[in-house]
A computed fold for a 116-nucleotide RNA from a sheep gut metagenome, annotated as SAM riboswitch aptamer (S box leader).
Model confidence (mean pLDDT): 79 of 100.
RNAcentral holds the sequence, with entries from MGnify.
RNA sequence: CUUAUCACGAGUGGCAGAGGGAUGGGCCCGAUGAAGCCACGGCAACCGCCCCGGCCGCAAGCGGGGAAAGGUGCCAAGUCCCACAGCGCGGCACACGGAAGGCGCUGACAGAUAAG
Numbered sequence: 001c002u003u004a005u006c007a008c009g010a011g012u013g014g015c016a017g018a019g020g021g022a023u024g025g026g027c028c029c030g031a032u033g034a035a036g037c038c039a040c041g042g043c044a045a046c047c048g049c050c051c052c053g054g055c056c057g058c059a060a061g062c063g064g065g066g067a068a069a070g071g072u073g074c075c076a077a078g079u080c081c082c083a084c085a086g087c088g089c090g091g092c093a094c095a096c097g098g099a100a101g102g103c104g105c106u107g108a109c110a111g112a113u114a115a116g
Stems, first nucleotide, its partner, number of pairs: 001116006011040005019029003023083004041075003046071002049066005079110001084107006094097001
């Protein structure tokens, strides 16, 4: 950089000692012990593996299912929520056109993870 996914799921103990939830804002978690490290456990099923089918010969590398002892990942809250844009609902300051906050949906951005 490209592609895919992100509403689900899954924690105890030991060491440690104040921070953590990417960033900003919000809101949370934390001395009934944060981050980090270790051990064991679990979730999921991206890669890899197995089965069935499909596709291809200068192209095709796709669909479905399975196991989970392999390589990663993950185990508070929807990716905790919002950040930009659009649409709908709603609202009614001001005064007769419809603001902002608010709610919902969609898309993008950002981020995370996997594979290349």